[in-house]
Context: one part of a larger RNA
C1' cells in the first nucleotide's frame, strides 16, 4: 500500500449486486421443512339441503367425496453443521481378471393354473394417557406352492482367444436349480357365449428373466498433504501362513491352528493442533496467508451402542438399548431431540423476519389433471462490502454583516453569502405499466405404428388459461433548491498555521517524541490539507 463473513466511535439522502452466529456440535416454546398414487386393492362417513314419515325414522344429493387401512414408489434425493478426523480423509493419477447398481434406454425371452392370510370394518376386553390384546368377516400389482424356462446360477467337461494368466472373453457338450401381476382405454378380425359383451383381440402403462449402456457408488494402490525429538522406541490379531465364517466385493475384516514376525531418525509411537480441495486474500513473481459465501469429496444429526427394512442407510425430522436433560402423568407409566426455515433464552465486540409464493427452475410421486416442497424464488431488516447517483448550476464586489489575525494601513473565510435566473438526478402527489410465461392441456390437420378413424408419439394451426415479486421495475404530467455533509487529520515521517489557554500540571503519541511561562506536537477557535455516505480506530493476513 491492498484485503476482510468484522467489530467500535461519530455521521449518515438514494438505488443496483452481493454479504450476514467466526463465539456454546449450548438448551430450545410455537408454526411450518416429505410426501403421493382410487388407471394396485377393499371398505367408506358427516354437516348442510330437499322429498316422504306411523314423528320411531326412512330415501336422494352431498359423494364412492373426507378421513382413515392394505400395496407401490419416494423418505439414502434436497436442506444444516465442522464436532470428530493428520486418515486413502482429501487432491491427483491409476487399478477391480475382487464388485454392487432402484428408476433411465436399448436388445432377446415369458407373463400358465392354484392356494391361504392379515388390516380396514364388526364384536368384547385392558389402561389416565401413549397405546395394547382376543373373536368374526374380506380385496388386491400383498403373501405362499405348483407347472414352464434360458445365452442366468451351480457342478463335469471339449475348443478357441488374450500386454493382466490365482484367471477373463468367445463357441459349444451334459446334468441340476431358480420367475411373474395386474390395471385403464379401444375394437368386433380371431375365439367364447353368441342381441352384444369379454374371458377374446389390440394399444398404452406396468410385471418377470437375462445381455448391454447410462448413472451412482464399495474397495485397493502410487505420490502429496500442519507443529513438537523437551515424545525415541512402538506392535501379540501384532506380521505372515493354512484352512474355514462373513460380505455385492478382495482382505486379519472376524475364528481355529502353525510361523516369529511387522513398523522406526527417509522420524515409527505418543503429544498438540486441523474437516481437505477447486478457490480467495497478499504479492512483479516465487512465495507466504487462508478454506465465510459458491462448487466438489468427507464426516456428523442430544451423548454412545446397534441392527432392521430397503437397489442404496446402520439411516438430520425412522427403530431398538442405555445415559444426561426437559415435558406430561391418575403415579401404574408415557413423550422429545432445530447441526432444516424462521423465531427464544444464553454466550459474545458482533450477525436478520415466529413474511409471500410454488408464478419460474428443480425434486417426489402420478397415465394424466394436479398434490407437495422454508430446496427454490421473491420480499423484510442491516452503510456489512463493492458500485453507480445525488445533496444543485449560472450570473453575482462596493469584496455586507459577522468571525478570525494584524505591523492597525489591512488581510482572509470570499463569488462564498444575499440577490437575479435556470435545471429536475433524487423526493412527494397524480396518470400509464411490464419483461420473466409456454410448456402441459383441449380440438383440428397431417406423418410414424396400427385391421383400426382406439392409443402412443412427432410437427404444425388454433384456443384456454396460469405472476409471489406488485400496481414494483419503467415512462410520464405537476410541484418544488425545497427535504439530503460528514468525518480524521495539519511538529518529521506526511498533504495542511496561527491566535489563546495551560504550565514537566492537565494531557498527546504508530515511531522518533511533545508539556518546567510566547508550545505550528496538549485543550478551544480561525484559518488550512485530506477522504466522502462515509471517515477514523481496533483486530488479523500478506
Nucleotide at each position: 500500500g491492498a484485503a476482510c463473513g468484522a467489530a467500535c466511535g461519530c455521521u449518515g439522502g438514494c438505488g443496483g449486486c452481493g454479504u450476514g452466529c467466526u463465539u456454546a456440535a449450548c438448551a430450545c416454546a410455537u408454526g411450518c421443512a416429505a410426501g403421493u398414487c382410487u388407471a394396485a386393492c377393499g371398505a367408506g362417513a358427516a354437516a348442510g339441503u330437499c322429498c316422504c314419515u306411523u314423528c320411531g325414522g326412512g330415501g336422494g344429493c352431498g359423494a364412492g367425496u373426507a378421513a382413515a387401512g392394505u400395496g407401490g414408489c419416494g423418505g439414502a434425493c434436497g436442506g444444516g453443521u465442522g464436532a470428530g478426523u493428520a486418515u486413502c480423509g482429501c487432491g491427483u493419477g491409476g487399478g477391480u481378471a475382487a464388485u454392487c447398481u432402484a428408476c433411465c434406454u436399448c436388445g432377446c425371452a415369458g407373463c400358465g393354473g392354484g392356494g391361504g392370510a392379515c388390516a380396514a370394518c364388526c364384536u368384547g376386553c385392558c389402561g389416565a394417557a401413549a397405546g395394547g390384546c382376543g373373536g368374526g368377516c374380506u380385496a388386491a400389482u400383498a403373501c405362499c406352492g405348483c407347472g414352464u424356462a434360458a445365452u442366468a446360477c451351480g457342478g463335469u467337461u471339449g475348443g478357441u482367444u488374450c500386454a493382466c494368466a490365482u484367471g477373463g472373453g468367445c463357441c459349444g457338450a451334459u446334468c441340476g436349480u431358480u420367475a411373474a401381476a395386474g390395471g385403464u382405454g379401444g375394437c368386433c378380425u380371431c375365439u367364447a357365449c353368441a342381441u352384444g359383451u369379454a374371458u377374446g383381440c389390440u394399444a398404452u402403462c406396468g410385471c418377470u428373466g437375462u445381455g448391454a449402456g447410462a448413472u451412482g457408488a464399495g474397495c485397493c494402490c502410487g505420490c502429496g498433504u500442519c507443529c513438537c525429538a523437551u515424545u525415541a522406541g512402538c506392535u501379540u490379531g501384532u506380521u505372515g501362513g493354512c484352512g474355514g465364517g462373513a460380505u455385492a466385493a478382495c482382505a486379519g475384516c472376524c475364528c481355529a491352528c502353525c510361523a516369529a514376525g511387522g513398523c522406526g531418525a527417509c522420524g515409527a509411537u505418543g503429544g498438540g493442533u486441523a474437516g481437505c480441495c477447486g478457490g480467495c486474500c497478499u504479492g512483479a513473481g516465487a512465495g507466504g496467508g487462508u478454506g465465510a459465501a459458491c462448487g466438489g469429496c468427507c464426516a456428523c444429526a442430544c451423548u454412545g451402542g446397534a441392527a432392521c427394512u430397503g437397489a442404496g442407510a446402520c439411516a438430520c425430522g425412522g427403530u431398538c438399548c442405555a445415559g444426561a436433560c426437559u415435558c406430561c402423568u391418575a403415579c401404574g407409566g408415557g413423550a422429545g431431540g432445530c447441526a432444516g426455515c424462521a423465531g427464544u433464552g444464553g454466550g459474545g465486540a458482533a450477525u436478520a423476519u415466529u413474511g409471500c409464493g410454488c408464478a419460474a427452475u428443480g425434486g417426489g410421486c402420478g397415465a394424466a389433471a394436479g398434490c407437495c416442497c422454508g430446496a427454490c424464488g421473491c420480499a423484510g431488516c442491516a452503510a456489512c462490502g463493492c458500485c453507480g447517483c445525488g445533496u444543485g448550476a449560472g450570473c453575482g464586489a462596493u469584496g455586507a454583516a459577522g468571525g478570525c489575525c494584524u505591523u492597525u494601513g489591512g488581510g482572509u473565510c470570499g463569488u462564498a453569502a444575499a440577490g437575479c435566473u435556470c435545471u429536475g438526478u433524487c423526493g412527494c402527489a397524480g396518470g400509464g405499466a411490464a419483461c420473466g410465461a409456454a410448456a402441459a392441456g383441449c380440438a383440428c390437420g397431417g406423418g410414424u405404428c396400427u385391421a383400426a378413424u382406439a392409443c402412443a408419439u412427432c410437427c404444425g394451426u388454433g384456443u384456454c388459461a396460469u405472476g409471489a415479486c406488485g400496481g414494483u421495475a419503467c415512462c410520464u404530467u405537476g410541484c418544488a433548491a425545497g427535504a439530503a455533509a460528514g468525518c480524521u487529520c495539519c511538529g518529521g515521517c506526511c498533504a495542511a498555521c496561527u491566535c489563546c489557554g495551560u504550565g514537566c500540571c492537565a494531557g498527546c503519541a504508530g515511531c522518533c517524541g511533545c508539556g518546567g511561562u510566547a508550545a505550528g506536537a496538549c485543550g478551544g477557535a480561525g484559518g488550512g490539507a485530506g477522504c466522502a455516505a462515509g471517515c477514523g480506530u481496533u483486530g488479523u493476513u500478506c
Predicted 3D model of a 542-nucleotide part of an RNA (small-subunit ribosomal RNA, 5' domain) from a metagenome. The coordinates come from a structure-prediction model, not an experiment, and the mean pLDDT is 83.